[in-house]
């Protein structure tokens, strides 16, 4: 320098100006309460000033886990869901860290739902003879059995068909019941043997997963599939801040007490009759509305200690959004990056020496600064993200 790998960080800065929202403090005005009442003081509201806080690494998806709240009583069983190598971390997790096995890469490194197929059930498309406690299509064989032809005096030989044997070879398939060699056989076959592989046990190392083994035993297995049912182990009560608590109008309805029932209203000239109907006060529930929950927290920053690490812990220091039609923004200037450029200047290289081709630097012009917006709060995961920076590591090339 080039190509890669891993981890982390930033994600526009400054100034002016016009706004939005929370807190705090002052002034003015109003309302209400209290008092020692032409006033003082407190609370609340409005207007207007000062000071000050105001999105993110993902605020997103709402996929996991927890805090908190209510329902409830969760002891057991059943159903259902989730997780699934080992050890650790954590409030907890399906997250994270370290390790083991397997796969990929030349390496740094990356990926991995990775328990059980000898409890049972199901499934294995197409192809293929056969897809299951397997299978004879081609091939190989004719030892045993049956029949025929030919040869032979005969025992018998030979040949063909059948019945068979055979998992070596071919072929099908994602997958067809260890591999190589020798022996063996009619031909074959772990049928026998040697080596390699495998399984089980022992031993050694490791907390363990697991690894190693010059040890022993076994001819070697009931093919695959459990993100199919299932089995095993562990684990899970439900709903969610629209949780939930408090204050509390108008109207309607409810309850209690008192009054009226000799009442009131309508019809009617009046009476009878008929029809309709209470009034006042107090109380409690709910609605609109308001207040709380609400942001001090498994919190941030710095530093020390323990640990390979995730993380734990001591000390110091800081307070850092709380809106509810929902604020955190708009414009201008400037600076800093990025992109484009048939613009200008300087400069390198090439040979076809040109108003050439191609690269670099400086300047100018234009353009651009992503993804995206808190809503009870945390820990994760996943997804989106213009552009830039830092550290460590691997491989290759060149130079000293």
């Nucleotide at each position: 320098c080039a190509a890669g790998a891993u981890g982390g960080c930033c994600g526009g800065g400054c100034a002016g100006u016009c706004g939005c929202u929370g807190g705090u403090u002052g002034u003015u005005u109003g309302u209400u309460g209290u008092c020692u009442c032409u006033g003082a003081u407190a609370a609340c509201a409005a207007a207007u000033g000062g000071c000050u806080g105001g999105a993110g690494g993902a605020a997103a998806g709402u996929c996991c886990g927890g805090g908190c709240u209510c329902c409830a009583a969760a002891g057991g069983a059943c159903a259902g869901g989730g997780u699934g190598c080992c050890a650790g971390g954590u409030a907890a997790c399906g997250c994270c860290u370290g390790g083991g096995g397997g796969g990929c890469g030349a390496a740094a490194g990356c990926c991995u739902a990775c328990g059980g197929a000898a409890a049972g059930u199901g499934c294995c498309g197409c192809a293929g003879a056969g897809a299951g406690c397997a299978g004879a299509c081609c091939g190989c064989c004719u030892a045993a059995g049956u029949u025929g032809g030919c040869c032979g005096c005969a025992g018998g030989g030979u040949u063909a068909a059948c019945c068979g044997g055979u998992a070596a070879g071919g072929g099908u398939g994602a997958a067809a019941g260890g591999g190589u060699g020798c022996g063996g056989u009619a031909a074959g076959a772990g049928c026998g043997c040697a080596c390699c592989g495998c399984a089980u046990g022992g031993c050694u190392g490791g907390c363990a997963a697991c690894a190693g083994u010059u040890c022993a035993u076994g001819g070697c297995a009931g093919g695959g599939u459990a993100a199919a049912c299932c089995c095993c182990a562990c684990u899970c009560g439900g709903a969610g801040c629209a949780a939930g608590a408090c204050c509390a109008a108008a109207u309607a309805g409810g309850a209690a007490u008192u009054c009226a029932u000799u009442g009131g209203c309508g019809u009617g000239g009046u009476c009878c009759g008929c029809g309709c109907u209470g009034a006042a006060u107090u109380c409690g529930g709910g609605u609109a509305g308001g207040u709380c929950g609400c942001u001090u927290g498994a919190g941030g920053u710095g530093u020390g200690u323990g640990g390979c690490g995730a993380c734990a812990u001591g000390c110091a220091u800081c307070c850092c959004a709380g809106a509810u039609g929902a604020a955190u923004g708009g414009c201008u200037g400037u600076c800093a990056g990025g992109g484009c450029u048939u613009c200008u200047u300087u400069u390198g290289u090439g040979c076809u020496u040109g108003u050439c081709a191609u690269g670099a630097a400086a300047g100018g012009g234009c353009u651009u600064u992503a993804c995206a917006g808190a809503a009870c709060c945390c820990g994760g995961c996943u997804u989106a993200u213009a552009g830039g920076c830092c550290a460590u590591c691997u491989u290759g090339c060149g130079g000293a």